[in-house]
Molecule: transfer RNA
Organism: bacterium
RNA sequence: CGGGAUGUGGCGCAGGGGUAGCGCACUCGCUUGGGGUGCGAGGGGUCGCAGGUUCGAAUCCUGUCAUCCCGACCA
Numbered sequence: 001c002g003g004g005a006u007g008u009g010g011c012g013c014a015g016g017g018g019u020a021g022c023g024c025a026c027u028c029g030c031u032u033g034g035g036g037u038g039c040g041a042g043g044g045g046u047c048g049c050a051g052g053u054u055c056g057a058a059u060c061c062u063g064u065c066a067u068c069c070c071g072a073c074c075a
Base pairs, nucleotide, nucleotide: 001071002070003069004068005067006066007065010024011023012022013021018055026042027041028040029039030038048064049063050062051061052060
């Protein structure tokens, strides 16, 4: 320098045009003498960033950043 993959709540992941969900964790309640387990409820993310397309973008396009993989170049 070229190509590819990944990036979404605290963590791990799903969602691939119709406005974001699951598990764990966290908070509250019930249960217990108390804790754990179990059950119920709740809070938390404008989807790496910036533009574009669209009535509408996490999703499509362009650029860019980070991490990883492959290749090339130099030594």